A computed fold for a 689-nucleotide part of an RNA from a marine eukaryotic metagenome, annotated as large-subunit ribosomal RNA, domain II. It matches the Rfam family "Bacterial large subunit ribosomal RNA". Its family is annotated with structural constituent of ribosome and ribosome in the Gene Ontology. The coordinates come from a structure-prediction model, not an experiment, and the mean pLDDT is 84.

Context: one part of a larger RNA
């Protein structure tokens, strides 16, 4: 990990309920027993007792009514409008373990101290070596003591180190030599030393030189049975086929939020019969979105002018005067608002009225499943107008949808797959080549823009629009001038056009010429512009401004790598014309079904028309095979069953049927009944490889 057996909704209930069949029918049933037979079991009693045929009211009671109540009022439940019961079959539900597998845990009775903690009893172990305490003996020494020194002695949780106990560091081992080992190395080694035998202590508990440790490889509460199929709002699985209809991811409640119950939403059955949605014509309400400033705030300039702030007059104090301060009300111009409204839509919305025959609506019952929903587009909200973000409305896909486009891509664009076809035509999207299919016409782009970006810049460059100047000669180049009063006053060492300040920045000669545009000099000086002539000679020349398309702004981490690739100057963009490719779409031709409506008769079948047929959870038909029982084939077999290999056929499918081989004794067909009925998945279970 394969394979091949097993492997999950099931049985019970004088239990409800609902549909179907069947008896009986205002009635319907019999239960426990009995008898009567006995292999199973079928008949015959058996009316206790239960549903129904009347209600009502706590009840007594009344009774088509009755309760309430003083009421004959008014109401409440009832009858009037009438079918039940028993049975058996299916669906659900309840109660049972209740589809199936899974805890961790609790409780109760026991087992366990041969391991390991601790205590008790009795027994055993510690090579060798070194230190050398206290005592004692001697000498010395004292007044005697103490003392000191020599020898002796042999103390020690003493010293190094074996056995033996331990396990400090690294290494190896990691499907081992071992479910804690080996290897070098370390710690203790006469002690709180280490050991052997037996004893004692137990799970709401013992033992602990105290770690939640040990208490048989289990220990924050040991094992074993046993209550026990504890209990699991969780998680995994849950077995054959076709054929119809098909959701939900939401509201409200909820120690509720990954669970439920109701209700939307689905699906069967009956039954209602135009009642739905859409279209038409008509009536309605409303305060959105725009848009306004009447209100309620917010707000920019200015006008006016109360009010207050500084100032000056007055010896104060009234009073006055003055203000490039603030500024109410008020006028005028111009704004903002979910919680503002003098207005004021489109839609949606409801009611009538046409229209609409549809798996369309409404009513009653049976059965569901759903309550994590995603993503786009449009309104809003939260947040940074941040998110593949959260939250509401809307619609649409995805979920439950396959196919073509988007290189590749649930949630985008086009489109809804009954089934076959090597047959035609489209949609999105496309048409050089990879790859089906193209062609023109007219324009732009020069950036490989196309094919990734913002503020902001820029004599790119196509296209207007105004508005100056210009054969009385412009604009660009060359050639001249470009002066005087004057070095304008002030300032200042100096300041002459050209550091700085000042001004009625002014007058004169001109063709023109600033009390000076910029360089430059310590200050002059020089050098140039504005002005001016000359020269050349134009459908020109300057300038502001609207578009189209392009430039720069633009740095990222393994490789080009921001067209899917080649590679395109179109095979790019824009405009416009014709063709063509392009899908499970629509069309053709054949076939299967579903349902509806007509006509036929074989009453459940057929024709022919219509309309249909992706599907998860789910509902709901209608089958196929498995064992096993009962009847019938007075069914098949050693002339070869069942199984088992192969190879042909028939069926929409689950299946079946035939022929050889193989096996060697069983087994099938119909009809009807019963279940231990269907296997790929459960870290499933046993088994084999």
């Nucleotide at each position: 990990g394969c394979c091949a057996a097993c492997g999950a909704g099931u049985u019970a209930g004088c239990u409800g309920u609902a549909u179907g069949u069947a008896g009986c029918a205002a009635g319907g049933u019999u239960a426990a027993g009995g008898g009567g037979g006995a292999a199973a079991c079928a008949c015959c009693c058996g009316g206790a007792g239960c549903c129904g045929a009347a209600g009502c009211g706590a009840a007594a009671g009344c009774g088509a009514g009755u309760c309430u109540u003083a009421a004959u009022a008014g109401g409440g439940c009832g009858a009037a409008u009438a079918a039940g019961u028993u049975a058996c079959a299916u669906g659900c539900a309840c109660u049972a373990g209740a589809c199936c597998c899974g805890a961790a845990a609790c409780c109760a009775g026991g087992u366990g101290a041969g391991c390991u903690u601790a205590c008790c009893a009795u027994g055993g172990g510690c090579a060798g070596g070194u230190u050398g305490a206290a005592g004692c003996a001697g000498u010395a020494g004292u007044a005697a003591a103490a003392u000191a020194c020599u020898g002796u002695g042999g103390a020690g949780g003493a010293c190094c180190g074996c056995a033996c106990c331990a396990g400090u560091a690294c290494g190896u081992g990691u499907u081992g030599c071992a479910a804690g080992a080996c290897g070098u190395u370390u710690g203790g080694a006469u002690g709180a030393c280490c050991u052997g035998u037996g004893g004692u202590a137990g799970g709401a508990g013992g033992u602990a030189a105290a770690a939640u440790g040990c208490u048989a490889a289990u220990c924050g509460a040991a094992c074993c049975u046993g209550g026990a199929g504890a209990u699991a709002g969780c998680u995994g699985g849950u077995u054959c086929u076709c054929u119809c209809c098909g959701a939900a991811a939401u509201a409200g409640c909820u120690u509720u939020a990954g669970g439920g119950c109701u209700a939307g939403c689905c699906u069967c059955a009956a039954g209602a019969u135009u009642u739905a949605a859409u279209c038409u014509a008509g009536g309605g309400g409303g305060g959105u979105a725009g848009a306004g400033c009447u209100c309620u705030g917010u707000u920019a300039a200015g006008a006016c002018u109360a009010g207050g702030g500084c100032c000056c007059u007055u010896g104060u104090c009234c009073a006055g005067g003055g203000u490039a301060c603030c500024a109410a009300c008020u006028c005028u111009u111009g704004a903002c608002a979910a919680a503002c409204u003098u207005c004021g839509a489109a839609u949606a919305c409801c009611c009538u009225u046409u229209u609409g025959u549809a798996c369309a609506u409404c009513u009653u019952g049976g059965g569901a499943g759903u309550c994590a929903g995603a993503c786009u587009g449009c309104g809003a909200c939260a947040g940074c107008u941040a998110a593949g973000u959260g939250c509401c409305g809307u619609a649409g896909u995805c979920g439950c949808a396959a196919g073509g486009g988007a290189a590749a891509c649930a949630g985008c664009c086009c489109a809804g797959a009954c089934c076959c076809a090597c047959a035609g035509c489209u949609a999105a999207g496309g048409u050089c080549c990879c790859u089906a299919a193209u062609a023109u016409a007219u324009a732009c782009u020069a950036a490989g823009u196309g094919g990734a970006a913002a503020a902001g810049g820029a004599a790119g460059u196509a296209a207007g629009a105004u508005c100056a100047c210009u054969u009385a000669a412009a604009c660009a180049g060359c050639c001249a001038g470009g002066a005087g009063g004057u070095u304008g006053g002030c300032u200042u060492a100096g300041a002459a056009g050209c550091a700085g300040c000042c001004a009625u920045u002014c007058c004169u000669u001109u063709a023109a010429a600033g009390a000076g545009u910029g360089c430059g000099u310590a200050a002059c000086a020089g050098c140039u512009c504005a002005c001016u002539g000359g020269u050349c000679g134009a459908u020109g020349u300057g300038a502001u401004u609207u578009u189209g398309c392009g430039c720069c702004g633009a740095a990222a981490a393994a490789g080009u790598a921001a067209c899917g690739g080649g590679g395109c100057u179109a095979a790019g963009u824009a405009u416009a014309u014709a063709a063509c490719c392009g899908a499970a779409g629509c069309u053709u031709g054949g076939g299967a079904u579903u349902u509806c409506a007509u006509c036929a008769u074989u009453u459940a079948u057929g024709a022919u028309g219509g309309a249909g047929u992706g599907g998860u959870a789910g509902g709901a038909g209608a089958g196929c095979g498995u064992u096993c029982g009962u009847a019938u084939c007075u069914g098949c077999g050693u002339u070869g069953a069942a199984g088992u290999c192969a190879g042909a056929c028939c069926g929409u499918g689950a299946g079946g049927u035939c022929u050889g081989g193989u096996g060697g004794a069983g087994u099938g067909a119909u009809a009807c009944g019963a279940a231990g009925u269907g296997a790929g998945a459960a870290u499933g279970u046993u088994g084999g490889c």